[in-house]
Context: one part of a larger RNA
RNA sequence: CCCGCACAAGGACAAAAAGACCCCGUGGAGCUUUACUGCAUCUUUGUAUUGUUCUGGGAGUGCAAAUGUAGAGCGUAUGAGGGAGACUUUGAAGCAGUGGCGCCAGCUACUGUGGAGUCGCCAAUGUAACACCUCACUUUUGUAUUUUCAGAACUAACUCUGGUGAGUGUAUCCUCAUCGAGGACAGUGCAUGGAGGGCAGUUUAACUGGGGCGGUUCCCUUCUAAAAAGUAACGAAGGGGUUCAAAGGUACCCUCAGCCCGGAUGGAAAUCGGGCAUAGAGUGCAAAGGCAUAAGGGUGCUUUACUGUGAGACUCACAAGUCGAGCAGUCACGAAAGUGGGACUUAGUGAUCUUUUGGCAAAGCAUGGAAUUGCCAAAACUUAUCGGAUAAAAGCUACCCCGGGGAUAACAGGCUAGUCGUGCCCAAGCGUCCACAGCGACGGCACGGUUCGGCACCUCGAUGUCGGCUCAUCGCAUCCUGGAGGUGAAGAAGCUUCCAAGGGUUGGGGAGUUCACCCAUUAAAGCGGUACGUGAGCUGGGUUCAAAACGGCGUGAGCCAGUUUGGUCUCUAUCCGGUGCGGG
Numbered sequence: 001c002c003c004g005c006a007c008a009a010g011g012a013c014a015a016a017a018a019g020a021c022c023c024c025g026u027g028g029a030g031c032u033u034u035a036c037u038g039c040a041u042c043u044u045u046g047u048a049u050u051g052u053u054c055u056g057g058g059a060g061u062g063c064a065a066a067u068g069u070a071g072a073g074c075g076u077a078u079g080a081g082g083g084a085g086a087c088u089u090u091g092a093a094g095c096a097g098u099g100g101c102g103c104c105a106g107c108u109a110c111u112g113u114g115g116a117g118u119c120g121c122c123a124a125u126g127u128a129a130c131a132c133c134u135c136a137c138u139u140u141u142g143u144a145u146u147u148u149c150a151g152a153a154c155u156a157a158c159u160c161u162g163g164u165g166a167g168u169g170u171a172u173c174c175u176c177a178u179c180g181a182g183g184a185c186a187g188u189g190c191a192u193g194g195a196g197g198g199c200a201g202u203u204u205a206a207c208u209g210g211g212g213c214g215g216u217u218c219c220c221u222u223c224u225a226a227a228a229a230g231u232a233a234c235g236a237a238g239g240g241g242u243u244c245a246a247a248g249g250u251a252c253c254c255u256c257a258g259c260c261c262g263g264a265u266g267g268a269a270a271u272c273g274g275g276c277a278u279a280g281a282g283u284g285c286a287a288a289g290g291c292a293u294a295a296g297g298g299u300g301c302u303u304u305a306c307u308g309u310g311a312g313a314c315u316c317a318c319a320a321g322u323c324g325a326g327c328a329g330u331c332a333c334g335a336a337a338g339u340g341g342g343a344c345u346u347a348g349u350g351a352u353c354u355u356u357u358g359g360c361a362a363a364g365c366a367u368g369g370a371a372u373u374g375c376c377a378a379a380a381c382u383u384a385u386c387g388g389a390u391a392a393a394a395g396c397u398a399c400c401c402c403g404g405g406g407a408u409a410a411c412a413g414g415c416u417a418g419u420c421g422u423g424c425c426c427a428a429g430c431g432u433c434c435a436c437a438g439c440g441a442c443g444g445c446a447c448g449g450u451u452c453g454g455c456a457c458c459u460c461g462a463u464g465u466c467g468g469c470u471c472a473u474c475g476c477a478u479c480c481u482g483g484a485g486g487u488g489a490a491g492a493a494g495c496u497u498c499c500a501a502g503g504g505u506u507g508g509g510g511a512g513u514u515c516a517c518c519c520a521u522u523a524a525a526g527c528g529g530u531a532c533g534u535g536a537g538c539u540g541g542g543u544u545c546a547a548a549a550c551g552g553c554g555u556g557a558g559c560c561a562g563u564u565u566g567g568u569c570u571c572u573a574u575c576c577g578g579u580g581c582g583g584g
Stems, first nucleotide, its partner, number of pairs: 001584007010576003015570001022405004027401002029397004035202005041195003045191005051154016068137001078136005085119003094113008158182003162179006205217003214234001218240006241386001242284001243343002248302007256280001258276005282291002285348001287346003306329004312323003318387001331340003354380007362373002412459001413457001414455003418452001420448006429439002466541001467539003471533001472530005479504003482499006506520004547565004551560003
C1' cells in the first nucleotide's frame, strides 16, 4: 500500500415524510357572534273555509220633535226665499201643577181651570217677525235601518290522539253510525308586520426591512431632487375635504411694518403732527413663488360668478387635468381708449351605472295618443381602501387541511459590530507628600467575534430545538502548579504586570434549568470555541400539537414569552472517516 472480518456511529448539510412552526393564495373546511343576506320555526293583523240570535257602545242615513241671548233694542233675532195677514168654541189670554232646556232673563211640552181673545204689519235696529209657508245649518232627544266594536248564547260547518257499536273484524289503524264534549273559536290556505346562528351561503383590503399591533391609502406646498422636466423610502416638515353677494366686475383715489422726535387725560403699546423707512406690512386659511405701475388699502356704480363657441398649446399610457386669443349674442363700468367668461396663483375632491327634478320634442312595437326611451341642464356617494369589486358583510381555529415560499420569520451558520468583552493612548484627579505601587474622570484608538441586536445571503420536495448524561478536542484573554519585574515588598501573606497551555481544575442541597444562591472541601474549584461540540450516542425534566383546570381578556368561538396535570424520540450502516484483528 491492497484485500477481508468484526465493531462504534463523526461526516455524506445521511434516510424517511413536496415543513405540522412562519408567511403568502382575492385556496378550503370546522366553529362563533349584537358581520351581511336568506331559510325553517314561532308570533301579529287581515281575509277565505264561516253560520244563527240577543245585549251594550260608536258612526252614517231616513222620519218626527226640539234647539239657537255679541252691542243697540219692548226681547234668547241661526241663514235664505215667499208673504199681509195668521191662530182661535176642533176652545185664546190669564192662573195652578208636573217634565225638559237654560248664557237664570226666560223658552217649551202636557194636565186642570178659565172663557174670548193673542200675534204680526206700523215706530227704534246693519238684518224683520216662531204671524204663517217652504228649503237648509248648529246642537239635542226619540224611533227605524245599515255598518262596526265588545260581550253573551245557540248548532249545523269544523275538531276530538272521548264513549259505544258495525265493517269477512283478529286490530289503541281506517271508514261509517250513534252518544257526548268543544264550536264558528281552533286548525289550514293566501297576504302582511315582527322575533329568528336553530340552519345555510358568504364576506371579513393592501402597503409593511417576516407577520401581527401601530401608522398610512385622495389632494396641495417645501426640502430630499444631483442648476430643464421628472424622480424612491414606514425619508424630513406642514396643510386641505372650504370660504366670500363681496373678499366678484369696473372707474377713480391711496401706501405699508417698524423706529425717532413732538403732543391733555394716555401708561411700553389707543388716537394726532413731523421725519427716516424697497417692503421687514398686507394678501380669508399651509407653504412656496409673486405683488408698491401694486395682486395691498378705500369710495361710487354694478352682476362678465354671462349664453353659443374656440385657432392653438401645456400635461399626459388611458381616462382625466390646465391655459387660451378670436368670433356671434347680450350686458356692467368708464368721457374715451378699453376692461370684465369669478376671487394674487398653486388644495377645498369622486368615473360609470341607477334614481329624481326642470327643459327640448328626436324615437313611440298596426295607426293616433300615452307609457317608456333619448338629448340638454341640475340633484343624490368620508364610493376617504378616495381609478370607486356588491344596494347589502365581522371574528376564531392548538381539531385543522391543500397549494406554494428559504421571494419571508423562529434554530444554527454567514456579513456587520451599535450593544458586549479585552487591550492601548492622553492624564484632570485620588493615593499624607507624589499623575502612573495601586487606581483613573472627560475623551480618543484598536482588537475579539462568547451577549442582545441589525441584515435576510444557503437551507421551508425538513440543517431536530433548551438542559443533563457520555465521550471529547482546541484557544489563552492563566483558576492552580512553574519562572520573573515592580511594590505604598521588613518577614509571612498579598496587590499588579510579564513569560508559560505540560498536567490538573471536587462532592453536595432545592429548582427542567444554563446561570445564580447556599453547604463542605481543595493547590485550584479558569474563561471561552467546537451547528450556544456531541439525540442515525442516551435522556425528554423544560419549551412547542391534540385532553383538562385556574387567573386574566373576549358577547362568543377562543386567546395569553401567565400558571398547572398528562402526553408514541424510527430493529438491519451503502460510501468516506475511525478502532481492533487477520491475510497478501